Notes
A computed fold for a 262-nucleotide part of an RNA from an uncultured bacterium, annotated as large-subunit ribosomal RNA, domain VI.

Context: one part of a larger RNA
RNA sequence: UAUUUGAAGGGAGCUGUUCCUAGUACGAGAGGACCGGAACGGACAGACCUCUGGUGAUCCAAUUGUUCCGCCAGGAGCAUCGUUGGGUAGCUAUGUCUGGACAGGAUAAAUACUGAAAGCAUCUAAGUAUGAAACCUACCCUAAGAUUAGAUAUCUCGUGGGGUCAACCCACCUAAAGAGUCCUUGUAGACUACAAGGUUGAUAGGAUGGAUGUGUAAGACGGGCAACCGUUUCAGCUUACCAUUACUAAUAACUCGUGAGG
Numbered sequence: 001u002a003u004u005u006g007a008a009g010g011g012a013g014c015u016g017u018u019c020c021u022a023g024u025a026c027g028a029g030a031g032g033a034c035c036g037g038a039a040c041g042g043a044c045a046g047a048c049c050u051c052u053g054g055u056g057a058u059c060c061a062a063u064u065g066u067u068c069c070g071c072c073a074g075g076a077g078c079a080u081c082g083u084u085g086g087g088u089a090g091c092u093a094u095g096u097c098u099g100g101a102c103a104g105g106a107u108a109a110a111u112a113c114u115g116a117a118a119g120c121a122u123c124u125a126a127g128u129a130u131g132a133a134a135c136c137u138a139c140c141c142u143a144a145g146a147u148u149a150g151a152u153a154u155c156u157c158g159u160g161g162g163g164u165c166a167a168c169c170c171a172c173c174u175a176a177a178g179a180g181u182c183c184u185u186g187u188a189g190a191c192u193a194c195a196a197g198g199u200u201g202a203u204a205g206g207a208u209g210g211a212u213g214u215g216u217a218a219g220a221c222g223g224g225c226a227a228c229c230g231u232u233u234c235a236g237c238u239u240a241c242c243a244u245u246a247c248u249a250a251u252a253a254c255u256c257g258u259g260a261g262g
Stems, first nucleotide, its partner, number of pairs: 001153004008142004014042007026031001044099005052093004059086005064079006103137003110130004157261001158172005173259001178256004182198005203249003206245005213237002219232005
C1' cells in the first nucleotide's frame, strides 16, 4: 500500500384469498376438514429510473401589453419564469425489481418410552424420544479503539566509533516506500471526508460528431388586395447525456515520513 477474518452490535421476522388433495375423512343430513402442495394478493422494507408519470427558474416553440435597438423585418428588457404547450440529465412515486424463505440446534407448555423409590402403578428420580412466529444459528448491514488494537500478500530503509557488543549513545551521511500541501473535478459532499485525475494526462471547460428535445429558423423566391400560405427545410436551435480531440486549465515547488525495529 492492497486484500481480508469476524469478537461484538444492528436490521429483517407480518399476513390474506383462491385452487388441488377432496365434496374425501367425519356426519342421518345440513355441512365439511387435519396433514401436504400450488397460484395470486395486501401492508411493510430496500434498491433503481428501462417502462408509466411528476418536476425540470440553464432547452425549444407559441403568444399578450409595453419600452428600446432610427423605420420595416428580426430581436432584447420588464410584466409571478409575463403567460401557454412540450421537454434532456438529475431527483423522484403513484412506476419497476427484489425481500420475509428453506433448513439446523437446544427448548416451553404439552405428548411419550423404559423405569424404580413404593414386588403394583407412575413421562422422572438414573436414562431415552418428540415438541412453537419465542431463544441460538442461518439471511442482510456495520465492524480490529476487538488497547486481546488480529491475518495474508507486496513495497522500502546507512556508514564509522562506543557500549554489559543488547537496548541504546555520538559523529557524519541520507530523506526511501508511501502520504500530504496545492491544483482540475464529481459517482461524493454543510465543512471535512470519500472518489476520479494532475502532461508518461481525457479531470473539468472549449471544439467536433452523435443522442435527445422542440417542431420546419433567418434570409430569399413564388402566390395572395391583405391577414397569411408555399418552396428552399423533418429545417434551425438544442442545458446537465454519450464519444472523440490536449485548444485552455490541472505548472512549478514544498512538507511529513527515516535508516531493519520485543

It was read from a public genome assembly.